[in-house]
Context: one part of a larger RNA
């Protein structure tokens, strides 16, 4: 020097990415306890006081005819120590904000979370040999269930809400129309051939067999028509205008299926950006409150809030401390030598 631990003057986060680690707090009784709130909570909020032993007033219980006795509680007083939950064990607290409602679940061995799940909400499929899933099948699950049931998908307590667009894609519907396969059908053509004609070369050629094959007929699908957004999704540009200026309620114009409504907004989203203003600090790229110029929020890939909850993430404060100024001392290990 290393590992584990103990203690420390003065200061008290100056340490550091960050109070990481450590310290503080701690049991029980009493007093007392804010915002907010879904009235349950928040609460052990916070913040105070007490705590051993002796004596024992008063009260209560039991017991009895009445008592005594015994048990409980315990005023006042006394008493010892530095210290009475004297050891062990044993919450630090408060404020503001983000995310997720919550208890739960997860990367066995770097991630416990704002990820997953969740009750609740919605859409959709399924009438029972259900839909759906596994299996080649038999069969099984679903379910010894039956639409208050079961499957799938999305969202994710609760509160208030959930706008526009059906052009594209998807899905649903439509006894019409267009297109359209195999198949059916077989007009017709061809090959072969008995036979016939011919001196010959060759020609014609029934039936059968074979090859090809038109009109016609022919389902779904697609086209076409309509519907549908808690289906996949999408939700504009330019120019001008008010009696200071600035701005534009207003007007014009182009395009579109329709041009982003409510709410929120430099945000887990803001590039420029440490935006600007306010707060907090002596000093604040973080934080909180505003503004809105939203590079590139936005409504169940939900929007905005929200008490409670969280080994969650960010910021601040009180208390407390060897985190630090700045280091020191000690204990036990490990280590070294010998056995």
């Nucleotide at each position: 020097a290393c590992c584990a631990c103990u203690u420390c003057a003065a200061g008290g986060a100056a340490c550091u990415c960050g109070g990481c680690a450590a310290a503080u707090u701690a049991g029980c009784c009493c007093c007392g306890u804010a915002a907010c709130u879904u009235c349950g909570g928040a609460a052990g909020a916070a913040g105070g006081g007490g705590u051993g032993c002796c004596c024992g007033a008063a009260g209560g219980g039991u017991g009895u005819u009445a008592a005594a006795g015994c048990c409980c509680u315990g005023a006042a007083g006394g008493u010892u120590u530095c210290a009475a939950c004297a050891a062990a064990g044993a919450g630090g607290c408060c404020g503001c904000g983000g995310c997720g409602a919550c208890u739960g679940u997860u990367u066995a061995a770097c991630a416990a979370a704002a990820a997953c799940a969740c009750a609740g909400c919605a859409c959709u499929c399924u009438g029972c040999u259900a839909a759906c899933u596994c299996g080649c099948a038999a069969g099984a699950g679903g379910a010894c269930g039956u639409a208050u049931a079961g499957g799938g998908u999305g969202u994710g307590a609760c509160a208030c809400g959930u706008g526009a667009c059906c052009a594209a894609u998807g899905c649903c519907g439509a006894a019409a129309g267009g297109u359209c396969a195999a198949g059916c059908g077989g007009a017709u053509g061809c090959g072969u051939c008995a036979g016939c004609c011919g001196c010959a070369a060759g020609g014609c050629g029934a039936a059968g067999c074979g090859c090809g094959g038109a009109u016609g007929u022919g389902a779904a699908g697609c086209c076409c028509c309509g519907g549908u957004g808690a289906a996949u999704g999408u939700c504009g540009g330019c120019c001008g205008u008010a009696a200071c200026u600035a701005u534009a309620a207003c007007g014009g114009u182009c395009c579109u299926a329709a041009g982003g409504u409510a709410g929120c907004g430099a945000a887990a989203u803001u590039c420029c950006u440490u935006g600007u203003c306010g707060g907090g600090c002596a000093a604040g790229u973080u934080c909180c409150g505003a503004c809105c110029u939203g590079c590139a929020c936005g409504a169940a890939u939900c929007g905005u809030g929200u008490a409670a909850c969280g080994a969650u993430c960010g910021c601040g404060g009180c208390a407390c401390u060897g985190u630090c100024u700045c280091g020191a001392a000690g204990u036990g290990g490990a280590g070294c030598u010998c056995g």

Predicted 3D model of a 339-nucleotide part of an RNA (large-subunit ribosomal RNA, domain IV) from a bovine gut metagenome.
Its mean pLDDT, the model's own confidence on a scale to 100, is 89.
Rfam family: Bacterial large subunit ribosomal RNA. Rfam links the family to the GO terms ribosome and structural constituent of ribosome.